[in-house]
RNA sequence: CCCGACAACGGCAAACCACUCGAAAGGGUGGGACGCAAAGCGCCAGGGCCCGCGCCUUGAUAACGAUAGGAUAGGGCAGCCGCGCUACCGAAG
Repeated sequence: CCCGACAACGGCAAACCACUCGAAAGGGUGGGACGCAAAGCGCCAGGGCCCGCGCCUUGAUAACGAUAGGAUAGGGCAGCCGCGCUACCGAAG
């Protein structure tokens, strides 16, 4: 340096719940643990997934454009893969 133990010290925190921000995906705080050896940091290596107020089509309705679909600007997911950087410990190899 690679690597990752029924090792040691610890760390993070899914779903769900409460409050909150947001049109939404999703984010924040607290509780809570499914899991994680990088589940630490970085969306201007790359790929993928999600949302998409407003716009177009559709046209429920007495009417207000409900419902469904489509494209886009833009936004989000790093606990999707992966890339870059950093990091505790030291068994076997």
This is a predicted structure of a 93-nucleotide RNA (c-di-GMP-I-GGC riboswitch aptamer) from a Chloroflexota bacterium. Its Rfam family is "c-di-GMP-I-GGC riboswitch aptamer". Rfam links the family to the GO term cyclic-di-GMP binding. NCBI's taxonomy places the organism under Bacteria, Bacillati, Chloroflexota. It was read from a public genome assembly, where an Rfam model found it. The coordinates come from a structure-prediction model, not an experiment, and the mean pLDDT is 87.